[in-house]
Context: one part of a larger RNA
Molecule: large-subunit ribosomal RNA, domain IV
Organism: Alaria esculenta
RNA sequence: CCCUGUUGAAGGAACUCGGCAAAAUGACUCUGUAACUUCGGAAUAAGGAGUAAAGACAUGUAGCGCAAGCUUUUGUCUUUGUCACAAAAUCGGGGGUGGCGACUGUUUAUUAAAAACACAGGUCUCUGCUAACUCGCAAGAGGAUGUAUAGGGACUGACACCUGCCCGGUGCCGGUAGGUGAAGCUUUGAUGUUUACGCAUUGAGGUCAAACCCCGGUAAACGGCGGCUGUAACUAUGACGGUCCUAAGGUAGCGAAAUUCCUUGUCGGGUAAGUUCCGACCCGCAUGAAUGGUGUAACGACUUCCCCGCUGUCUCCAACAGGGACUCA
Numbered sequence: 001c002c003c004u005g006u007u008g009a010a011g012g013a014a015c016u017c018g019g020c021a022a023a024a025u026g027a028c029u030c031u032g033u034a035a036c037u038u039c040g041g042a043a044u045a046a047g048g049a050g051u052a053a054a055g056a057c058a059u060g061u062a063g064c065g066c067a068a069g070c071u072u073u074u075g076u077c078u079u080u081g082u083c084a085c086a087a088a089a090u091c092g093g094g095g096g097u098g099g100c101g102a103c104u105g106u107u108u109a110u111u112a113a114a115a116a117c118a119c120a121g122g123u124c125u126c127u128g129c130u131a132a133c134u135c136g137c138a139a140g141a142g143g144a145u146g147u148a149u150a151g152g153g154a155c156u157g158a159c160a161c162c163u164g165c166c167c168g169g170u171g172c173c174g175g176u177a178g179g180u181g182a183a184g185c186u187u188u189g190a191u192g193u194u195u196a197c198g199c200a201u202u203g204a205g206g207u208c209a210a211a212c213c214c215c216g217g218u219a220a221a222c223g224g225c226g227g228c229u230g231u232a233a234c235u236a237u238g239a240c241g242g243u244c245c246u247a248a249g250g251u252a253g254c255g256a257a258a259u260u261c262c263u264u265g266u267c268g269g270g271u272a273a274g275u276u277c278c279g280a281c282c283c284g285c286a287u288g289a290a291u292g293g294u295g296u297a298a299c300g301a302c303u304u305c306c307c308c309g310c311u312g313u314c315u316c317c318a319a320c321a322g323g324g325a326c327u328c329a
Base pairs, nucleotide, nucleotide: 001324002323003322004321005320006319007318008317010315011314014313019310027051028050029049030048031047036041038158052080053079054078055077056076057075058074060073062071063070064069081085093308094307095306096305098303099302100300101299105117106116121156122155123154124153125152126151127150133142134141135140159295160294161293162292164225165224166223169222170221171218172217173216174215175214178213179212180211184207185206186205187204188203189202190201191200192199193198226244227243228242229241230240253287254284265281266280267279268278269277
């Protein structure tokens, strides 16, 4: 010096990306317990008190006994001892506030456990049974010894309140008149050859499927959801107007956000001091409604910030125990 432990004056997070690590809490009985809430919870909330031994009394508890009584247990009182009575071990630190995900669950065997996946619930869509769909060349099998309250596919993700506008593009569904549309079939020519029948090459006309064009529908299908400019009797702002473009120009909500570049935006709160945090504001670089929007009790080895307790994390290190390293044999 290193490792594993023990202890520590005063301070008590000043450490640090961050209280990481450690300390603290801890059992049982009694007491007491807030906001919020889906009325179940939150809750061991928080906070507080007691706990050993001996004796006495009490009506009770439980058991045994014919009974006397013995044992057990509870409560009250008295006494005794220790610095300390759950004397060891085992054994929650607590509270407040945001974000995300409703929840229990699942996951990168060997750097990620999460806000990712799943989930109950919601919606759309396909499927009438020899079902759709999947596997297989097929036979066949699964679906299912099921039958639309069933099964397959896709998206969303408890619950509450909601889910706006656009069908021009792409997709899907429907439609049939027309246009386009191959081979085939058919009609009629030409050329070569041939006595002829034919054969070969080739032209034109007719007929003719799906598909495409076309006409509609459809966004909890893929997706999309504007500029410029003028204007009110201080100023500022612009309810109002003009104009261009579009399929339609972002509604309700939320908003410097897990989204905000400028940005440590501005104001308020918390601190002596706060690029983080909380509450607001809204010129949203580049929010927004099942690619779900906004809330939300409970839950979380998730994540942000604050407070109490606690401490060698630190100011600032020290001592001790054991084991290494090191020196000598």